[in-house]
């Protein structure tokens, strides 16, 4: 460099209603690297594991350029990631040289459509697509 395989969890009880896994109350999830004062092996040398909310990226809408329809509206196809808009969340006490990551409490977040009712957990796009991961050559 190329190949080929993998790469997302969760609504359980109870209330209200003509309806609600969508609303209240209680519970329940946590993508991918990096970071590293904690775990675990190791005589060491190192090795593995360790953040939803510390810094990055992912996909989704939304913008944008192309090019094709069509009626200056708008549809459709294909592309783009420094366009970064939606787009997100933590703090208090402990320890300690040092910690938004540990250990004690307490809190915050969560894409678009759809739905007899508002969706992180239900269904669709998606048997897609991707950060990345590990293999062979």
């Nucleotide at each position: 460099g190329u190949u080929c395989u993998c790469a997302g969890g969760g609504c359980g009880g109870g209330g209200u209603g003509u309806a609600a896994u969508u609303c209240c109350c209680c519970a329940c999830c946590g993508g991918c690297g990096g970071u590293a004062u904690c775990g675990a092996g190791g005589c060491a040398a190192c090795u593995c594991g360790g953040a939803g909310c510390c810094c990055g990226c992912g996909a989704g809408c939304g913008c944008c350029u192309u090019c094709g329809c069509g009626a200056u509206a708008g549809c459709g196809a294909a592309g783009g990631g420094u366009c970064a808009g939606c787009a997100g969340a933590u703090c208090c006490g402990g320890u300690g040289a040092g910690a938004u990551g540990c250990c004690g409490g307490a809190g915050c977040c969560g894409a678009c459509g759809g739905u007899c009712a508002u969706a992180g957990u239900c269904c669709g796009g998606a048997u897609g697509g991707a950060a990345g991961a590990g293999a062979g050559c």
Molecule: FMN riboswitch aptamer (RFN element)
Organism: Rhizobium altiplani